Bacterial RNase P class A from Notoacmeibacter marinus, 416 nucleotides, folded computationally. Its Rfam family is "Bacterial RNase P class A". Rfam's curators write: Ribonuclease P (RNase P) is a ubiquitous endoribonuclease, found in archaea, bacteria and eukarya as well as chloroplasts and mitochondria. The sequence was found by an Rfam model in a public genome assembly.
């Protein structure tokens, strides 16, 4: 100087005029709106959208509901170890695997020896295997070779014989070499063999591993072993752990009004005893996702569908919080503890806007200088100025996005 990796911050600024919402306080108000509950004014002061408010994917706080309690099952979720947290599928630190020269990044990370399924096509063969080409051995036949004879000197015929070499067919051995494929029953080397093979050996790899280190996941590892029990569980499944439901349109109060309505269908519409006639006890059946045990409840009620009526108004919930900021301290860190300081939206058809002026940053491009290049500095210029708005609150994750600033680390090149 350039390229990259990780983390943090900002999200235009200032001023004038006019206009909003809420809170506090002072003054006013007997008026207006409304069926009622309730709402409505002026002055002064203060505050007024986000890093994601989005997605609604997780976890909670809070509110209410469920005739429940315990266990098992079903259903759903998570999945290495340790820590953090109110909790989590989140965060931090490690382990293992993968990618990258590296800083770093990624993993739907328990189990394939409980069982089932799948691995298309190609290939001989893809879970108990397998021989297409090839290599080796043997047998038959033929040729070559050897000997003799003939010869027109090109060869022909006969004999002997598998000495050498080649070919066809058959039989046996082989899994080293080649082919197919995403993947072929370990890899490299040496020896051995008829040719081969962990057949033998060395190293690597795989399995078991005393012992050592670590809280642990796991790592190292003396030694032994057979020289081999493929992959896939974001396939079914097995194992371990966890788990009520619904949600601010929750819920509470006030006001006003109405029809505790009607029709159809299903189940049920019990038994026995005592009684002070209120009821009590037992049995049976129904109900609480299924089963068991216990408990509660019902036995003129309950469930489903359809038709119909009233209210759809106001107030609370509603923002002081697992809160923000600063400092000290413990911890590798995530975070914890202590102290100080601050109050920082609560709307309800939905507030924070309109307008004017100045200004910030700034694309493509262009000019000059330096430089081998990449690029840097300065000037001109001005496309543009993103993604996007609370609605009970909080902790996360995921997604979108014009640009700018800061810090740490890694790599390359050059100079000293």
């Nucleotide at each position: 100087u350039c390229a990259g990796u990780c983390g943090g911050c900002c999200a235009g600024g200032c001023g004038g005029c006019c206009g909003c919402a809420c809170c506090g306080u002072c003054c006013a108000g007997c008026g207006c709106c409304g069926a009622a509950a309730g709402g409505c004014g002026g002055g002064c002061g203060g505050u007024g959208a986000g890093g994601a408010a989005a997605g609604u994917c997780c976890g909670g706080g809070c509110u209410c509901c469920a005739c429940g309690g315990a266990a098992a099952c079903a259903c759903g979720g998570u999945g290495c170890c340790g820590g953090g947290u109110a909790a989590c599928a989140c965060c931090c630190g490690g382990c293992g695997g993968g990618g990258g020269c590296g800083a770093c990044c990624c993993c739907a990370g328990g189990g394939a020896c409980a069982g089932u399924g799948c691995c298309a096509c190609a290939g001989a063969a893809a879970g108990c295997a397998g021989a297409c080409c090839g290599c080796c051995c043997g047998a038959c036949c033929g040729a070559u070779c050897u000997u003799c004879g003939c010869u027109u000197c090109g060869g022909c015929g006969a004999a002997a014989g598998c000495c050498u070499u080649c070919g066809u067919u058959c039989g046996g051995g082989u899994a080293a070499g080649g082919g197919u494929g995403a993947a072929a029953g370990g890899g490299u080397g040496u020896g051995g063999c008829a040719a081969g093979a962990g057949c033998a050996c060395a190293c690597c790899g795989c399995g078991c591993g005393a012992c050592c280190g670590g809280c642990a996941a796991c790592g190292g590892a003396a030694g032994c072993g057979g020289c081999a029990u493929g992959g896939u569980a974001a396939a079914c499944c097995c194992c371990a752990c966890c788990g009520g439901g619904a949600g601010c349109a929750a819920a509470a109060c006030c006001g006003a009004a109405u029809a505790g309505g009607g029709a159809u269908g299903g189940c049920g519409c019990g038994g026995c005893g005592c009684u002070u006639c209120g009821g009590c006890a037992c049995c049976a059946g129904g109900g609480c996702g299924u089963u068991u045990c216990c408990g509660c409840u019902c036995u003129u009620g309950u469930c489903a569908u359809c038709c119909g009526g009233g209210u759809u108004g106001g107030u609370u919930g509603c923002u002081u919080g697992a809160g923000g900021c600063c400092g000290u301290u413990c911890g590798c860190a995530a975070g914890g503890a202590c102290g100080g300081u601050c109050c920082c939206a609560g709307a309800u058809g939905a507030a924070u806007g309109g307008u004017c002026g100045c200004u910030g940053c700034a694309a493509u491009g262009u000019c000059a200088u330096c430089g081998c290049c990449a690029g840097a500095u300065g000037g001109c210029g001005g496309c543009g100025u993103a993604c996007a708005g609370a609605a009970c609150c909080c902790g996360g994750c995921u997604u979108a996005a014009c640009g700018g600033c800061c810090g740490a680390c890694u790599g390359a090149c050059a100079c000293c």